Notes:
This is a predicted structure of a 482-nucleotide part of an RNA (small-subunit ribosomal RNA, 3' major domain) from an uncultured Clostridia bacterium.
[in-house]
Context: one part of a larger RNA
RNA sequence: UGACGGGGGCCCGCACAAGCGGUGGAGCAUGUGGUUUAAUUCGACGCAACGCGAAGAACCUUACCAGGGCUUGACAUCCCCUGGCAGUUGUGGAAACACAGCAUUCUAUUUUCGGAUAGACAGGGAGACAGGUGGUGCAUGGUUGUCGUCAGCUCGUGUCGUGAGAUGUUGGGUUAAGUCCCGCAACGAGCGCAACCCUUACGUUUAGUUACUAACGGGUGAAGCCGAGGACUCUAGACGAACUGCCGUUGAUAAAACGGAGGAAGGCGGGGAUGACGUCAAAUCAUCAUGCCCCUUAUGUUCUGGGCCACACACGUGCUACAAUGGCCGGUACAGAGGGAAGCGAAGGGGCGACCCGGAGCAAAUCCCGAAAAAGCCGGUCUCAGUUCGGAUUGCAGGCUGCAACUCGCCCGCAUGAAGUCGGAAUCGCUAGUAAUCGCAGGUCAGCAUACUGCGGUGAAUACGUUCCCGGGCCUUGUACA
Numbered sequence: 001u002g003a004c005g006g007g008g009g010c011c012c013g014c015a016c017a018a019g020c021g022g023u024g025g026a027g028c029a030u031g032u033g034g035u036u037u038a039a040u041u042c043g044a045c046g047c048a049a050c051g052c053g054a055a056g057a058a059c060c061u062u063a064c065c066a067g068g069g070c071u072u073g074a075c076a077u078c079c080c081c082u083g084g085c086a087g088u089u090g091u092g093g094a095a096a097c098a099c100a101g102c103a104u105u106c107u108a109u110u111u112u113c114g115g116a117u118a119g120a121c122a123g124g125g126a127g128a129c130a131g132g133u134g135g136u137g138c139a140u141g142g143u144u145g146u147c148g149u150c151a152g153c154u155c156g157u158g159u160c161g162u163g164a165g166a167u168g169u170u171g172g173g174u175u176a177a178g179u180c181c182c183g184c185a186a187c188g189a190g191c192g193c194a195a196c197c198c199u200u201a202c203g204u205u206u207a208g209u210u211a212c213u214a215a216c217g218g219g220u221g222a223a224g225c226c227g228a229g230g231a232c233u234c235u236a237g238a239c240g241a242a243c244u245g246c247c248g249u250u251g252a253u254a255a256a257a258c259g260g261a262g263g264a265a266g267g268c269g270g271g272g273a274u275g276a277c278g279u280c281a282a283a284u285c286a287u288c289a290u291g292c293c294c295c296u297u298a299u300g301u302u303c304u305g306g307g308c309c310a311c312a313c314a315c316g317u318g319c320u321a322c323a324a325u326g327g328c329c330g331g332u333a334c335a336g337a338g339g340g341a342a343g344c345g346a347a348g349g350g351g352c353g354a355c356c357c358g359g360a361g362c363a364a365a366u367c368c369c370g371a372a373a374a375a376g377c378c379g380g381u382c383u384c385a386g387u388u389c390g391g392a393u394u395g396c397a398g399g400c401u402g403c404a405a406c407u408c409g410c411c412c413g414c415a416u417g418a419a420g421u422c423g424g425a426a427u428c429g430c431u432a433g434u435a436a437u438c439g440c441a442g443g444u445c446a447g448c449a450u451a452c453u454g455c456g457g458u459g460a461a462u463a464c465g466u467u468c469c470c471g472g473g474c475c476u477u478g479u480a481c482a
Base pairs, nucleotide, nucleotide: 001482002481003479004478005477007476008475009474010473011472012471013470015466016465019430020429021428022427023426026320027319028318029317030316031315032314033313034311035310042053043052064306065305066304067303068302069301070300073129077128078127079125080124081123082122083121087102088101089100090099091098106119107118108117109116110115131295132294134293135292136291140289141288142284143283144282145280147278152191153190154189155188156187157186158167159166160165171182172181173180197272198271199270200269202240203239204238206236207235208234212229213228216227217226218225243266246260247259248258249257250256322423326382327381328380329379330378331377332376339369340368343362344361348357349356350355389420394415395414396413398411399410400409436458437457438456439455440454441453442452
C1' cells in the first nucleotide's frame, strides 16, 4: 500500500421488511447429471453451466456408430497428356457411391482450306501439397460473461517522507453519481458519471396518399363509394417545449432540499443504446483466425443405414391443471407491432374437421393478403361432484410437408379418459401501465415452438422502516496474511 475481520461509523440496492404471484407436490415439454448403448458427437458446471452454443437433429445438418467405397483426394495452386462437359440407358451391389455403353458437342486468335495456338471446363498421370469439428482457451488474437451502469480508476507538475509511498481523491454539506458547493499544499488534467444518440408523452407548421369525413352535392341493400374538403383522426419529416427557469421556506450569503404556481410533462419525465482501470490463468482452438504437437491408403474424404429422440432414477427451466372470479353453447365489440414473390393468398365451392378445389388482389409509406385478436360484454346451461373440472395415455379412421414421417414430424375427427382437490423443508420474481392475466406477430423454417425475441388488451396490492440476511461504495481501526 492492499486484502481480510462473527471491528466501528456513514450510505445504497426488490437486500430485508410490507405486499402480490409463483417454483418445490401432479401430468407433460425441454435442458442436464447418471445409467444404458455399436454410437447415445462435442462444449458449458456456484452466483456468472443446466428452454445454454442450437434463430428450430426424419435424410441433409452431423462432428458419433456399423458397414461399403476413394487415396494428389470433396476443396486450392503449379506441370504433362487427352477431348469435350452436361445428358441418357444399362451393369454390379442389400443400398448409395461407383463402373460401362450410347449420343451430342464451347469460346477467342490465326490460316485460302485442312489445321495450329490459347482460354474455360472435364477426364487421366507424376509429385510438391491439400485436408483434419484431432490436442492444448494454462502458448495466443478476436469476441463474450461477471462484479456493475457499481462510482470509481489514474496521470503531470509541485510539496511531504531516507524509502516503500502519501498528498491531490481526505474533511463539512449535497447528489442517482469523484454530482456540485465550501474548506484545504496543492494546482490542473484524463478514462468513467452526466450530456450529445434512438424511442415515448404535448403542441405548432408543412404535406395530404394508400389514411380521414365536419359542412355541400351525388350515390347505395350497405359502405368515404364518387365529386369535393384540409376541419377532425392519423401518418412521415422539421421545429418548439423542461432549464430548479419562476415564487416561498430551510440552508453557510453556497451547492442543494422541501412546498407551490403555471404546464401535456417537474426536478435524471418514462424506456433503450451506451459497461472506466481492472478481477475470475472465468468461457470459447467446434464461428473465425493462429503458434506448437499429432494423423497422412487416415484422426482425411464419400455413401447407405443407425444414433444425437435410449430410461430404474436425480436436478434445473417451463407449459397445462386441480375449477363456479369457472367449464360448455350461442350472439357481439375493441389493438399494436411485424411478415409476404419458388411468397401472402381473398371471394366462391366441397369436407364434421385438419384440409382440398379455386384463383381476385398484392413487389406493400396505412393500398391486397395472412387476420379470427383473446381475455371482455350479453343471453342460456351446469350446481360443487374426481364432475359437462382436468386433459395425460391408448385404439381406430384421416389430412399436410417432404424422395422418404418405422426408429423419429405436425395437425384433424371419433372413442378412451390417468395423475391431480392448491403442494413439506426450502426457494424465486416483481415498486406502475409494473406484477398478474389475455391473446397477436416475427426469426429459425420444406415441415415441426409450451422455447426465444418483440407487440399490444385488461390491470392491482404494498413499501412503517434499515435492527437483521445477501451484495456493494466511502472513511477509520486491528492483523503473526500478500
Overview: The prediction has a mean pLDDT of 82.